[in-house]
Context: one part of a larger RNA
RNA sequence: CUAUCACUAAGGAACUCGGCAAACUAGCUCCGUAACUUCGGGAUAAGGAGUGCCUAGAAUGUAUACUUGUUCUUUUAGGAUUAGGAAAGCGUUUUUAGGUUUCAACAAAGAGGCCCAAGCGACUGUUUAACAAAAACACAGGGCUCUGCGAACUCGUAAGAGGAAGUAUAGAGUCUGACGCCUGCCCAGUGCUGGAAGGUUAACGGGAGAUGUUAGUCUUCGGACAAAGCGUUGAACUGAAGCCCCAGUAAACGGCGGCCGUAACUAUAACGGUCCUAAGGUAGCGAAAUUCCUUGUCGGGUAAAUUCCGACCCGCAUGAAUGGCGUAACGAUUUGGGCGCUGUCUUGGUGAUAGACUCA
Numbered sequence: 001c002u003a004u005c006a007c008u009a010a011g012g013a014a015c016u017c018g019g020c021a022a023a024c025u026a027g028c029u030c031c032g033u034a035a036c037u038u039c040g041g042g043a044u045a046a047g048g049a050g051u052g053c054c055u056a057g058a059a060u061g062u063a064u065a066c067u068u069g070u071u072c073u074u075u076u077a078g079g080a081u082u083a084g085g086a087a088a089g090c091g092u093u094u095u096u097a098g099g100u101u102u103c104a105a106c107a108a109a110g111a112g113g114c115c116c117a118a119g120c121g122a123c124u125g126u127u128u129a130a131c132a133a134a135a136a137c138a139c140a141g142g143g144c145u146c147u148g149c150g151a152a153c154u155c156g157u158a159a160g161a162g163g164a165a166g167u168a169u170a171g172a173g174u175c176u177g178a179c180g181c182c183u184g185c186c187c188a189g190u191g192c193u194g195g196a197a198g199g200u201u202a203a204c205g206g207g208a209g210a211u212g213u214u215a216g217u218c219u220u221c222g223g224a225c226a227a228a229g230c231g232u233u234g235a236a237c238u239g240a241a242g243c244c245c246c247a248g249u250a251a252a253c254g255g256c257g258g259c260c261g262u263a264a265c266u267a268u269a270a271c272g273g274u275c276c277u278a279a280g281g282u283a284g285c286g287a288a289a290u291u292c293c294u295u296g297u298c299g300g301g302u303a304a305a306u307u308c309c310g311a312c313c314c315g316c317a318u319g320a321a322u323g324g325c326g327u328a329a330c331g332a333u334u335u336g337g338g339c340g341c342u343g344u345c346u347u348g349g350u351g352a353u354a355g356a357c358u359c360a
Stems, first nucleotide, its partner, number of pairs: 001355008010346002014344001019341001027051005036041001038178001052100007059092004066084002069081005101105001113339007120331002125137002141176007153162003179326004184256003189253002191249005198244003205237001209233005216225003257275005284318001285315001296312005
């Protein structure tokens, strides 16, 4: 010097991103215990006192001697039962007084530090086996949609299986996430559901017509025309869902404006005008896990604070189950502050064990 421990004058977070680490606290009994609250909690809140042993007492439990009443029998006695009940013991917990020893009596070990305020998530739970335990996932509760049973849905080419030996208080999908108060406007776009008048629309059906071939007929002998049949094509017409179309639907995907002017100081604009839109953000909350400008401004806390708390609202770019706002309890959660405590530090020092190092 390295690792792991133990102690440390005075100070006590001055350390540091941050009290990280360490220290403090700790059992049991008694006293005492706030805000808030879903009345259960919060709570071991906080904060105090006691704690060994000995002597004497109190309380209480346990039983019998003995006593009272009733009753039965084999009636000088015994049995059963009822009520009361010592002394002396034994046990228990609680408790009083006095005494006594030590530095110290939960004498060792083991064995909560606490409080205040805020964010997030209600909670217990789950998770990245081996860098993340969380505000992520789940959750009870809430909503929507599908499904009438050979269910919907999933796996499989199928048979078949799960769903379920269940039956809409069931099952599946999806979103939200206890509880309290609530959940505004928009159906133009996309999706879903319903509708069926019209337009468009496939195969199939249909077969007008065209064309190849040639018996035959005509011929200027070169060729021309050409029925049936057999082939190759093929118009009109017929023709469902879908799409176009018409409605509904947002706890479906989603969306929720701009400019100008105006009040008797100024400022501001309840008010007016105008353009656009499917509709122009309601209640709440708001420099926020969201705020660029920004260390916004004001207040609190500090001697001093870009953090924190309370307000303001000019919300770059909040907002209502992609849930909004509150919320007791809970959390190895995140942020800020305080008390206690300490080698984190001022600032070092000492000791122990194991290494390293030197020598053998």
Large-subunit ribosomal RNA, domain IV from candidate division TM6 bacterium GW2011_GWA2_36_9, 360 nucleotides, folded computationally.
The full RNA is in RNAcentral, with records from ENA and SILVA.
Its Rfam family is "Bacterial large subunit ribosomal RNA".